[in-house]
RNA sequence: GGGUCAUUAGCUCAGUUGGUAGAGCAGUCGCCUCUUAAGCGAACGGUCACUGGUUCGAGCCCAGUAUGACCCA
Repeated sequence: GGGUCAUUAGCUCAGUUGGUAGAGCAGUCGCCUCUUAAGCGAACGGUCACUGGUUCGAGCCCAGUAUGACCCA
C1' cells in the first nucleotide's frame, strides 16, 4: 500500500425482505430467608462507532472516516 471481517444497553451477544430495537449477565427495588448466597418477580438502562447519501421510512442499503482483528504484498 491492497483486501476481508467486526463496531447495537455497564459486559457478552441477537436483530428475518428496510416499517416505532431485544435477550442473558451485572446493577437497582421487592418477595423469600434469622442473615447472606441461591431462587422468584418487577422496573430501569440505547446519539445502533462517527459523518453524509438513498428512501415516505435506515441498526439493516450506498459512500467516506475512525478503532480493533486477520490475510496479501